RNA sequence: GGAGCCAGCCAGACCGCCGCUGGUGCUAGUUGCCGAAAGGCCGCACUGGAGGAAGGUCCGGACUGCACAGAGCAGCGUAGGAGGUAACACCUCUCCGCCGUGAGGCGAGGAUCAGAGCAACAGAGACGAGCCGGUUCAGUCCGGGUGAAACGGGCAAUCUCUACGCGCAGCAACACCAAAUAGGCCAGCAUUGAGGCGGCUCGCUGAGCUGGCGGGUAGGUGGCACCGAGCCGGGUGGGCGACCCUCGGCCCAGAUGAAUGGCGGUCACGAUGGGGCAACCCAUCGCACAGAAUCCGGCCUAUCGGCUGACUCCACAC
Numbered sequence: 001g002g003a004g005c006c007a008g009c010c011a012g013a014c015c016g017c018c019g020c021u022g023g024u025g026c027u028a029g030u031u032g033c034c035g036a037a038a039g040g041c042c043g044c045a046c047u048g049g050a051g052g053a054a055g056g057u058c059c060g061g062a063c064u065g066c067a068c069a070g071a072g073c074a075g076c077g078u079a080g081g082a083g084g085u086a087a088c089a090c091c092u093c094u095c096c097g098c099c100g101u102g103a104g105g106c107g108a109g110g111a112u113c114a115g116a117g118c119a120a121c122a123g124a125g126a127c128g129a130g131c132c133g134g135u136u137c138a139g140u141c142c143g144g145g146u147g148a149a150a151c152g153g154g155c156a157a158u159c160u161c162u163a164c165g166c167g168c169a170g171c172a173a174c175a176c177c178a179a180a181u182a183g184g185c186c187a188g189c190a191u192u193g194a195g196g197c198g199g200c201u202c203g204c205u206g207a208g209c210u211g212g213c214g215g216g217u218a219g220g221u222g223g224c225a226c227c228g229a230g231c232c233g234g235g236u237g238g239g240c241g242a243c244c245c246u247c248g249g250c251c252c253a254g255a256u257g258a259a260u261g262g263c264g265g266u267c268a269c270g271a272u273g274g275g276g277c278a279a280c281c282c283a284u285c286g287c288a289c290a291g292a293a294u295c296c297g298g299c300c301u302a303u304c305g306g307c308u309g310a311c312u313c314c315a316c317a318c
Base pairs, nucleotide, nucleotide: 001314002313003312004311006309007308008307009306010305012267013266014265015264016263017262018261020049021048022047023046024045025044026043029042032041033040034039051289055300056299058298059297060296061295062294063170064169065168066167075166076165077164078163079162080094081093082092083091084090095109096107097106098105099104110161111160115159116158117155118154131144132143133142134141174222175221176220177219184213185212186211187210188209189208195205196204197203228251230250231249232248233247234246235245237244238243269286270285271284272283273282274281275280
């Protein structure tokens, strides 16, 4: 210098103006406004406001409701060994096998002395012991062209067996507040005429009317923005490591027509074009994948461009 391999990180920066949305504090009304109610809304200040995958919804949990004495069967899942973890199909270390010159990568990697099933072409014969040749006291021993496999074996990514794990549903879970209309229950009144026909009388009509209770629905609130499997930093703490222990600091998005944005400027980066001997200058364009929705731990998939560190191979120089 070239080609690789593994791990980690960034995902434009700053300023000004205008917005959107959560929280906290203060404040407003002659009885604020919307709503039957439940409940919600209104100004100002301070302050928080997308990701490494927020994605696929594939695993594992938290949480919630229902079910549940115990045990077994069925069903589903996992599979070398040891460990980590709340848990896992995840992660770490390690053994074995395969690939690579190597750094390294990949592995559905228990059992075929319990049972069943399977094997194209070739071959006499393909799953179970027979067949052929030789040999022996004796199915006693040896050999058999083909074929991946032949007188013994292979496949468990076919059923099966073994060990271990697993109740079912999911935040549209679930809890609370709570109209109208219809229906239900209770009480009172009513053919000796209740009630209706806009207030009264007459007249007409003729079986319900009034009050209370309770359940569900619309609607609203909580769940839900979290003091926690939390985040950041330190440790001549433990461990090969995943990880654990300990000390200090921090509080860090959250709606439901669904916030996290727009404009302008300066700088940075990249591409293209032009100029210049060159350092560089000018112009235009671009800046990926994508976007929270109950919350976490993983896996998988998408991703312009760039940075850092360890290691390997090849070539060359000293």

Source information
This is a predicted structure of a 318-nucleotide RNA (Bacterial RNase P class A) from Sphaerotilus sp. The organism belongs to Sphaerotilus, within Bacteria. Model confidence (mean pLDDT): 80 of 100. It is recorded under the gene name rnpB. The RNAcentral record of the sequence draws on ENA. Of the family's consensus pairs, 93% are formed in the model. It matches the Rfam family "Bacterial RNase P class A". Rfam links the family to the GO terms dimeric ribonuclease P complex, ribonuclease P activity and tRNA processing. The family's RNA type in Rfam is ribozyme.